A computed fold for a 138-nucleotide RNA from a Myxococcales bacterium, annotated as SAM riboswitch aptamer (S box leader).
Lineage of the source: Bacteria > Pseudomonadati > Myxococcota > Myxococcia > Myxococcales.
Rfam family: SAM riboswitch aptamer (S box leader). Rfam links the family to the GO term regulation of gene expression. From the family's description: The SAM riboswitch is found upstream of a number of genes which code for proteins involved in methionine or cysteine biosynthesis in Gram-positive bacteria.

[in-house]
RNA sequence: AGCUCAUCUAGACCGGCUGAGGGACGGGCCCUAAGACGCCGGGGCAACCUGCGCAAGAAUGAUCAUCCUUUUGGUCAUACUUACGCAAGGUGCCAAUUCUUGCAGCAACCAUGCAAUUAUGGUUGCGGGAGAUGAGGG
Numbered sequence: 001a002g003c004u005c006a007u008c009u010a011g012a013c014c015g016g017c018u019g020a021g022g023g024a025c026g027g028g029c030c031c032u033a034a035g036a037c038g039c040c041g042g043g044g045c046a047a048c049c050u051g052c053g054c055a056a057g058a059a060u061g062a063u064c065a066u067c068c069u070u071u072u073g074g075u076c077a078u079a080c081u082u083a084c085g086c087a088a089g090g091u092g093c094c095a096a097u098u099c100u101u102g103c104a105g106c107a108a109c110c111a112u113g114c115a116a117u118u119a120u121g122g123u124u125g126c127g128g129g130a131g132a133u134g135a136g137g138g
Base pairs, nucleotide, nucleotide: 003136004135005134006133007132008131013042014041015040016039017038021031022030023029025102026101027100028099043094044093045092048090049089050087051086052085053084055082056081057080059078060077061076062075063074064073065072098130103127105126106125107124108123109122110121111120112119
């Protein structure tokens, strides 16, 4: 590189350097010499991983009570799972819903044409694809 899983309509900007492109790709539409993109410094957002707390669940072990052919229940410990809360160590992010769309996809509705059960186009919803980020694995 590629693979698996989860999430993607919330949130969060200043200064310096540089100087023409940038928003992944094609179409659209935007941002941009009132300086974009990028880099550096500072600030912030969020909570995927992580740490801590609390509650519940089922498991294992110990112990106590009960039953005594057997069982049932309580308490404690350990690791696990789930919900919630706190922190912010590892990432990430700080124009526009991932800016929007991409598919001989499905459904509903609308328009046009047709003798017609059909065709074409459009809108909305769902699904898929692509992409991004995290975690895992390799």